RNA sequence: CUCUUAUCAAGAAAGGUGGAGGGUUAUGGCCCGAUGAUACCUUAGCAACCUCCUCAGUGCAAUGCAUUGAGAACUGGUGCUAAUUCCAUCCCACAGCAAUGUGGGGCAGAUAAGUC
Numbered sequence: 001c002u003c004u005u006a007u008c009a010a011g012a013a014a015g016g017u018g019g020a021g022g023g024u025u026a027u028g029g030c031c032c033g034a035u036g037a038u039a040c041c042u043u044a045g046c047a048a049c050c051u052c053c054u055c056a057g058u059g060c061a062a063u064g065c066a067u068u069g070a071g072a073a074c075u076g077g078u079g080c081u082a083a084u085u086c087c088a089u090c091c092c093a094c095a096g097c098a099a100u101g102u103g104g105g106g107c108a109g110a111u112a113a114g115u116c
Stems, first nucleotide, its partner, number of pairs: 003114006013043005021032003026089004044081003049077002053071008085108001090105006
């Protein structure tokens, strides 16, 4: 990098470096930012995707393995710690004279597990 599956309304910040834009393309909004953002580093934390662990169900003739569900957060691998993935863009339904709003889906993206 390709593809598949799952999740994306909750949660969790201090210090240091650095010095201008940033919110991962674009457009339009709306925000963050010299009271120092974004980024990087350290520490701390959140979470529970995988691993580990506990309980229960099921299958296999088997004392273990596989699988499903619930739990836990002790071990390890990631991830995350402004705003719903900050919001909209395309399609459908409904409401509305309209602007627009609400709901659902799609596209794109992020993360995890697997895969070429």
Predicted 3D model of a 116-nucleotide RNA (SAM riboswitch aptamer (S box leader)) from Azovibrio restrictus. Its mean pLDDT, the model's own confidence on a scale to 100, is 80.